[in-house]
RNA sequence: GGAUCUUUAGCUCAGUUGGGAGAGCACUACCUCGACAAGGUAGGGGUCGCAGGUUCAAGCCCUGCAAGGUCCA
Numbered sequence: 001g002g003a004u005c006u007u008u009a010g011c012u013c014a015g016u017u018g019g020g021a022g023a024g025c026a027c028u029a030c031c032u033c034g035a036c037a038a039g040g041u042a043g044g045g046g047u048c049g050c051a052g053g054u055u056c057a058a059g060c061c062c063u064g065c066a067a068g069g070u071c072c073a
Base pairs, nucleotide, nucleotide: 001072002071003070004069005068006067007066010025011024012023013022019056027043028042029041030040031039049065050064051063052062053061
């Protein structure tokens, strides 16, 4: 330098066909227990990497950029 994949909550990830942003763990409060753990109930937490475009509507489609992985040179 070229090809390709990934980027969504604190972490690991789903979101497959464009219309509701989610799960598990973690965190907070309460219940339970002599206490801890486990368990139960409720809750907080998101510029969907960044910038633009298409569209009535974008996490999803298109372009550029950035970071990381793999392969080729």
Molecule: transfer RNA
Organism: uncultured Atopostipes sp.